[in-house]
Context: one part of a larger RNA
RNA sequence: CUGGGCGUAAAGGGCACGUAGGUGGGUAAACUAGUCUGAUGUGAAAUCCCUGGGCUUAACCUAGGAACUGCAUUUGAUACUGUUUAGCUAGAGUACGGUAGAGGGGAGUGGAAUUUCCGGUGUAGCGGUGAAAUGCGUAGAUAUCGGAAGGAACACCAGUGGCGAAGGCGGCUCCCUGGACUGAUACUGACACUGAGGUGCGAAAGCGUGGGUAGCAAACAGGAUUAGAGACCCUGGUAGUCCACGCUGUCAACGAUGAGGACUAGCUGUUGGUGAAGUAAAUUCAUUAGUAGCGAAGCAAACGCGUUAAGUUCUCCGCCUGGGGAGUACGGCCGCAAGGCUAAAACUC
Repeated sequence: CUGGGCGUAAAGGGCACGUAGGUGGGUAAACUAGUCUGAUGUGAAAUCCCUGGGCUUAACCUAGGAACUGCAUUUGAUACUGUUUAGCUAGAGUACGGUAGAGGGGAGUGGAAUUUCCGGUGUAGCGGUGAAAUGCGUAGAUAUCGGAAGGAACACCAGUGGCGAAGGCGGCUCCCUGGACUGAUACUGACACUGAGGUGCGAAAGCGUGGGUAGCAAACAGGAUUAGAGACCCUGGUAGUCCACGCUGUCAACGAUGAGGACUAGCUGUUGGUGAAGUAAAUUCAUUAGUAGCGAAGCAAACGCGUUAAGUUCUCCGCCUGGGGAGUACGGCCGCAAGGCUAAAACUC
């Protein structure tokens, strides 16, 4: 390379947008580039193959044929692919009317709770644990009542509920804004799918500058436990957690399942539409777009998957090739750093 694979055995890129490229709906016509076909030329000889001949045979030598699967020119064919032209509407999209939503950004605002401070009542304990101690408290704590400040998070609603490409998103109000679903028409007319590079987004932790700091809390300190205790438990507590701007670019970034299209039994729950029945409501039926549970066929090593496929297939991308060494070294690129991306070998089993 061929071949075989990627839910759990090695293997789906964290996610998207999109360049090149690859692939691409139905009709008619033209061309004939690919494709098919005949002819001509060429494809040195030797070798290989076939049939003979010569060394007693064989190897070997030798004659003829075939072959040299190729290339060029040319005669035709036109189904398929391609190119061009014309036109189509089933893919895709646009306009119009509705619907649901923690989708995103900004501004404002609310109550509960914790903490601290001030004031009142009040007195000897509080706190904490398996038990204690460190700690706090007669300079009046804990408890309780009133007031104030400040930061962070939003109980109930809340739901295998919703939204988002993923990361993720949850008090309330307003402003700006993306997408989805749905209805009936009209319009564009293949405008599509995928996507190497590239670009953007990307939890937490971390970094830079400046703010902020209630609670929590790496580090750190003390008290316990213990043979020891650099821990688990307790009392404290700084970075950090929060905000603005900039970086970092990773994860069990998971459905461990790439994106898009088509086809292949059903049943049940639920969310958002639409239509119909029901006077209305309850409810039922149909049809869609999600989201779950179970299951036919089929698949699978099994577990299991099963119209949301891991079934049957098509297109495109990414990735795998025994374990360790190693996601390491070296080099390169990126980063302020931490480090990230790319990525071996010796050796060993």
A computed fold for a 349-nucleotide part of an RNA from a metagenome, annotated as small-subunit ribosomal RNA, central domain.
The coordinates come from a structure-prediction model, not an experiment, and the mean pLDDT is 88.